[in-house]
RNA sequence: GCUUGGGUAGCUCAGUUGGUAGAGCGCGGUCCUGAAGAGACUGAGGUCCCCGGUUCGAUCCCGGGCCCAAGCACAA
Numbered sequence: 001g002c003u004u005g006g007g008u009a010g011c012u013c014a015g016u017u018g019g020u021a022g023a024g025c026g027c028g029g030u031c032c033u034g035a036a037g038a039g040a041c042u043g044a045g046g047u048c049c050c051c052g053g054u055u056c057g058a059u060c061c062c063g064g065g066c067c068c069a070a071g072c073a074c075a076a
Base pairs, nucleotide, nucleotide: 001072002071003070004069005068006067007066010025011024012023013022019056027043028042029041030040031039049065050064051063052062053061
C1' cells in the first nucleotide's frame, strides 16, 4: 500500500427490507438477612467513531476520513 471484517451503555455484544436503540455483566435504590452473598423488584447511564450526501425521516443506504484486527504484497 491492497483486501476483508469491525467501531452501538463502564465492559462483552445484539439490533433494525430506513420510522427516535436493547441484552448480559457491572453501577445506584428498595425488599429479603443478625450481617453479607444469592435472589426479587426497580432505576440511572448512549451526539449508535467523525464529516458530508440522499431522504419527510439515517445507527442502518451512498461518498470521504480516523482507529482496531486478520490476510496479502513491497522494502530492509